[in-house]
The prediction has a mean pLDDT of 80. This is a predicted structure of a 77-nucleotide RNA (transfer RNA) from Holophagales bacterium UBA5704. It matches the Rfam family "tRNA". It is annotated as a transfer RNA. Rfam's curators write: Transfer RNA (tRNA) molecules are approximately 80 nucleotides in length. Rfam links the family to the GO term triplet codon-amino acid adaptor activity. It was read from a public genome assembly.
């Protein structure tokens, strides 16, 4: 250099034929319950769905380009 994959909350990951409000576990804030703390049980914050761009009435989802990380393979020392 090729080729394939994979980026959606802090993590770790769903997200159906492209439809209307983007979702769950774990944590994390607040209230119950404790003698206090776990634990449990109620709320509740938190998203630039990687970037830019196109395609549609509409895009996390399609197409095109770029970045970043994993494999793979290939050429130079």
């Nucleotide at each position: 250099g090729c080729c394939g994959g994979u980026g959606u909350a802090g993590c770790u990951c769903a997200g159906u034929u492209g439809g209307u409000u983007a979702g769950a576990g774990c944590g994390c804030c607040u209230g119950a319950c404790u003698g206090u703390g776990g634990a449990u049980c109620a709320g509740g914050a938190g998203g630039u769905c990687c970037c830019c761009g196109g395609u549609u009435c509409g895009a996390g989802u399609c197409c095109g380009g770029g970045c970043a990380c994993c494999g793979g393979u290939a050429c130079c020392a």